Two RNAs folded together computationally: RNase P RNA and transfer RNA, 435 nucleotides in total.
RNA sequence: AGUUGACCGCGUGAUCGCGUCUUCCCGCGUUGGAAGAUGAGGAAAGUCCGCGCUCCGCAGGGCACGGUGCUGGCUAACGGCCAGGCGAGGUGACUCGCCGGAACAGUGCAACAGAGAAGCGUAUUGCCCCCCACGCGGGGGUGAGGGUGAAACGGUGCGGUAAGAGCGCACCAGCGCACAUGGUGACAUGCGCGGCUGGGUAAACCCCACCGGGAGCAAGGCCAAGCAGGAACGAGGGGCGGCCCGUCCCAUUAUCAGUUCCGGGUAGGCUGCGUGAGGCGUCGGGUAACUGGCGUCCCAGAUAGAUGAUCACGCCCGACCACAUGGUCCGGUGACAGAACGCGGCUUAUAGGUUGACUU
RNA sequence: GCCGACGUAGCUCAACGGUAGAGCGUCUGAUUUGUAAUCAGAUGGUUGGAGGUUCAAUUCCUCUCGUCGGCUCCA
Numbered sequence: 001a002g003u004u005g006a007c008c009g010c011g012u013g014a015u016c017g018c019g020u021c022u023u024c025c026c027g028c029g030u031u032g033g034a035a036g037a038u039g040a041g042g043a044a045a046g047u048c049c050g051c052g053c054u055c056c057g058c059a060g061g062g063c064a065c066g067g068u069g070c071u072g073g074c075u076a077a078c079g080g081c082c083a084g085g086c087g088a089g090g091u092g093a094c095u096c097g098c099c100g101g102a103a104c105a106g107u108g109c110a111a112c113a114g115a116g117a118a119g120c121g122u123a124u125u126g127c128c129c130c131c132c133a134c135g136c137g138g139g140g141g142u143g144a145g146g147g148u149g150a151a152a153c154g155g156u157g158c159g160g161u162a163a164g165a166g167c168g169c170a171c172c173a174g175c176g177c178a179c180a181u182g183g184u185g186a187c188a189u190g191c192g193c194g195g196c197u198g199g200g201u202a203a204a205c206c207c208c209a210c211c212g213g214g215a216g217c218a219a220g221g222c223c224a225a226g227c228a229g230g231a232a233c234g235a236g237g238g239g240c241g242g243c244c245c246g247u248c249c250c251a252u253u254a255u256c257a258g259u260u261c262c263g264g265g266u267a268g269g270c271u272g273c274g275u276g277a278g279g280c281g282u283c284g285g286g287u288a289a290c291u292g293g294c295g296u297c298c299c300a301g302a303u304a305g306a307u308g309a310u311c312a313c314g315c316c317c318g319a320c321c322a323c324a325u326g327g328u329c330c331g332g333u334g335a336c337a338g339a340a341c342g343c344g345g346c347u348u349a350u351a352g353g354u355u356g357a358c359u360u
Numbered sequence: 361g362c363c364g365a366c367g368u369a370g371c372u373c374a375a376c377g378g379u380a381g382a383g384c385g386u387c388u389g390a391u392u393u394g395u396a397a398u399c400a401g402a403u404g405g406u407u408g409g410a411g412g413u414u415c416a417a418u419u420c421c422u423c424u425c426g427u428c429g430g431c432u433c434c435a
Base pairs, nucleotide, nucleotide: 001359002358003357004356005355006354007353008352010314011313012312013311014310015309016308018039019038020037021036022035023034024033025032026029041336045347046346048345049344050343051342052341053216054215055214056213060245061244062243063242065212066211067210068209069208070084071083072082073081074080085099086097087096088095089094100207101206106205107204108201109200125145126142127141128140129139130138131137154172155171156170157169158168159167173197175194176193177192179190180189181188182187220271221270222269223268229262230261231260232259233258234256236250237249238248239247264434265433278297279296280295281294282293283292284291285290315334316332317331318330319328320327321326361431362430363429364428365427366426367425370384371383372382373381378415385403386402387401388400389399390398408424409423410422411421412420
C1' cells in the first nucleotide's frame, strides 16, 4: 500500500418521563398510589427467498403456469451456507461467475454499414483463363489480398494450381468419439481416431432434470355489544385460485344451496403471543458448513403503538497550543436506523473504532 | 402489518431488443386594427437510480428509490 475474516458500534451517575410484569396499600379505580425488576437491532429495514403456525375435509393425479440449474455435502427448508471443479480478472493475498442443453433436437433474432450476416451462401475491387467488333466489352474460375462490420466460416509453413482454396501434408488451436489412469462426482491427465472447423444468442421461444395445492396473524379461535332489511341472478354450487379427472361437502323445484349489488350495525375485550429449528459455557464428531452429549440461563411484547429528555464526568472525532507522552474545555453532540406472530437466509444503509490471518 | 400495480418531454400517453415518438403546452414568425382560432417553423428526454446479459436495452435479469391501489368483524 492492499486482501480477507471476526467483533464493538457510546459508557457511568443524578433528576424527570413512558411500556410491561410482580408485590403491597387504599376511599378499589379496566386513567388510583408506592416499591422493585425489566425494556430494540446488526441490520428490528427491503419484503427478495425458505420454513414453522393457522384456515380451506384429506392436500390426490395429469396438463398448463411459475421457480431453480457445475459437483458433493449441510439443513426443518431454501434461490442460503460449506468444500471442491471449471472459466474470467489480478504481480499476489484473493475476488467474480443465471456455470444444464459444450446452441449438432427444433424454431427464431442480428439495426446501420457491407458484395455477402449464417445458407454447403456471396462477387464491389482485385487475381487467373477464354472469347472479341480491342471499348471503361462479354463468358467462366477463385475466396487467398483490399474494403464493411460487434461478428465474414481455423492459424503458420511447405507442396500444389491457369489463379487459388484443408485441395494435400507437417505443426498448432478448437470440436466430437473411443480407451486408460486418478477422483463418490463435477472434472483432470495421457493416448488414439475422425471430419478438416459445423460461429453468436437459451437474463429469445424451447428441451431436459428437480421443486411448487391456495391463502395469509387484518390467518384463525372465544366472548361481548349493536342493527333493517331490500333487489337481481339462481340449478347446480363450493373446497379449487387456469383446465380436466378423482374425491368430499351443501342443494336438487324450493320455507331455494349459493353468487353479486345496495343498505344497516360494530370500530370493544381475551386468545393466537413468546420455552424457542432459543442463548451461553464445555467436551466430542467433521477440512468446513453443521452436528451430538452435558451443564446453565429465561432474555421486549406495544395496539395509534413504550424503550426518551436534561445535566455532569468519561470515551470518540475536529480545531488550537506545545510538539515526546500532554493540555485547552473551544466546537461536534456522535453513523445507519428503530420490534408488532416467530424463525433461517439474502440484499441494501451504516460516522467511528478494536482485532486475527495473509499478500506485494 | 400483508398483498398487488406503476414510473418515458412541462402535462396525458405510445413505442417487436435495432436512430425514443404523438397530442396538448411553450417560444418565434405569418394572418388581424387588436385578441382568439388558423397556418408555418422551432423548443424540449441521464426512458426514476445503480449493476448485469447482449454486438446493441425504454424493452430481458438483479438490487434500490419513489408513487398509487386493495385487505377488519357481525348480520
The prediction has a mean pLDDT of 76. Rfam match: Bacterial RNase P class A. Rfam links the family to the GO terms dimeric ribonuclease P complex, tRNA processing and ribonuclease P activity.